[in-house]
RNA sequence: UCCCUGGUAGCUCAGUUGGUAGAGCAAGCGGCUGUUAACCGCUGGGUCGUAGGUUCGAGUCCUACCCGGGGAGC
Numbered sequence: 001u002c003c004c005u006g007g008u009a010g011c012u013c014a015g016u017u018g019g020u021a022g023a024g025c026a027a028g029c030g031g032c033u034g035u036u037a038a039c040c041g042c043u044g045g046g047u048c049g050u051a052g053g054u055u056c057g058a059g060u061c062c063u064a065c066c067c068g069g070g071g072a073g074c
Stems, first nucleotide, its partner, number of pairs: 001072007010025004019056001027043005049065005
């Protein structure tokens, strides 16, 4: 330098044909319990790596760049 792959909630990850961003765990509150744990219910939490572009509409498509991982070449 080039190629492939990944970046979405505090963590691990979904998101299929472009159409209102989700699950589990964690956190907070409540129920249950003599107390804790477990269990049950509820709630909050997102610039979807960054900047542009296409579109009525982008996590999803296009371009450049940044970061992690892998590979090729000199």